[in-house]
TPP riboswitch aptamer (THI element) from a bovine gut metagenome, 83 nucleotides, folded computationally.
RNA sequence: AUUCUCGGGGUACUCCACUAGCGGGGUUGAGAGAGUCCCAUUGAACCUGAUGCGGUUAAUACCGCCGUAGGAAAGAAGAAUAU
Numbered sequence: 001a002u003u004c005u006c007g008g009g010g011u012a013c014u015c016c017a018c019u020a021g022c023g024g025g026g027u028u029g030a031g032a033g034a035g036u037c038c039c040a041u042u043g044a045a046c047c048u049g050a051u052g053c054g055g056u057u058a059a060u061a062c063c064g065c066c067g068u069a070g071g072a073a074a075g076a077a078g079a080a081u082a083u
Base pairs, nucleotide, nucleotide: 002077003076004075005074007039008038009037012027013026014025015024016023046071047070048069052065053064054063055062
């Protein structure tokens, strides 16, 4: 690496329908209450900064900066490689 157990996360924009209930598409993504999807201190999973700044887009937390910023959830077993 991986496995087991325990845990930590997020769910936006847009169109149609409905407007009592319930949904069906499109975009980006690992994931859009959705799949054990992602992450677990070797921590950019995720949050704050942020109604941030620049550039795109039908629109968007879409892309980048911010970011060697500040936070953020652990134990066991253990292969390979290197010393």
The coordinates come from a structure-prediction model, not an experiment, and the mean pLDDT is 78.
It matches the Rfam family "TPP riboswitch aptamer (THI element)". Rfam links the family to the GO term thiamine pyrophosphate binding.